[in-house]
Description: Predicted 3D model of a 93-nucleotide RNA (Glycine riboswitch aptamer) from Hamadaea tsunoensis DSM 44101. Of the family's consensus pairs, 82% are formed in the model. Model confidence (mean pLDDT): 80 of 100. Taxonomically the source falls in Hamadaea tsunoensis (Bacteria, Bacillati, Micromonosporales, Hamadaea). It matches the Rfam family "Glycine riboswitch aptamer". From the family's description: This family represents the bacterial glycine riboswitch.

This record gives sequence, C1' cells and structure tokens, in this order.
RNA sequence: UACGCCCGCGCGGGAGAGUCCGUGCACGCAUCACGGCGCCGAAGGGGCAAUUCCUCCCCGGAACCUCUCAGGCACCCGGACCGUGCGGGUCGG
Repeated sequence: UACGCCCGCGCGGGAGAGUCCGUGCACGCAUCACGGCGCCGAAGGGGCAAUUCCUCCCCGGAACCUCUCAGGCACCCGGACCGUGCGGGUCGG
C1' cells in the first nucleotide's frame, strides 16, 4: 500500500403466507392471553432423500435446494440477499 477476500457498522432497496375462527381482558384494536384449523420461507437451525453447483465419475461438501424445530402470515419490527459509504483484519506487491 491499489485490487481481491473476511468481519463489523451506517444509509437505500428487499419477497412470501389468515386484518382466520372461538373465548377472555380491553373498548381505537388488526394489541395481549388461551385454544383451534390453515398457510409461508429469505433471520437462525436440521438434512443431503430429491434438484442444482463445486466436478467427468466415486467419496465428500454446499445452496436462494429440501424440512418447517424456531421464526413469520394488516401496519410497525424483522428479513437472506443486492447496492453504497466508513472502520478493522488478511493475502499479494
């Protein structure tokens, strides 16, 4: 010390699925508590059984794949990921 990569923070964008039913509190409720049925997947988590990728095959691994434990299904919050700015680290020179 440019780029790349990793981590963190700020800003912007960011999908899906019940404003479901009953009871209670409340009386602005779509909040909260309990019970019930139905759904979503892009926090996190599990799994490689299928699909895809790493890779031509086996083994192995990973994923926006899959499962829905968790989370979510008006708004708010959250939200993988993308863009951008800043800080730190690392590799190379």